This record gives sequence, structure tokens and C1' cells, in this order.
RNA sequence: GGCGCUGUCGUCUAGAGGCCUAGGACAUCGGAUUCUCAUUCCGAUAACUCGGGUUCGAAUCCCGACAGCGUCA
Repeated sequence: GGCGCUGUCGUCUAGAGGCCUAGGACAUCGGAUUCUCAUUCCGAUAACUCGGGUUCGAAUCCCGACAGCGUCA
């Protein structure tokens, strides 16, 4: 350099055009329980890599950029 795949809360992930002002687990914070800690239960905070396009409507489809991985040279 060519080709392919991937990019979503702190981490791992669900999502396949409207049911999503994006859900779950772990973590964090607050509360309940307990003499205390742990466990358990309840609640809260927190994300669509970036720029365009298509569409009435995009995390989702298309193009480009960036980053990571694989492969060929």
C1' cells in the first nucleotide's frame, strides 16, 4: 500500500429503519437489612468514533475520514 471485519455507558454487551429522549450484566454512588463487615434487596449516575448523504424518520442503510484487528504483497 490492496482487500476484509470491527467501532454503543468505566468494562463486557443487546440492537437489523419508527415499539429506543438506547436495554442488560459487572463496576461506582446512595439507601434498606445487619452490633459491624460481607451477602441480599431497592434506587441513581453513565454510551451510539467523526463528517457528509439517503429517508417523513438513522445507533441501524450508503460514502468518506480516523482508530483497532486479520490477511496479501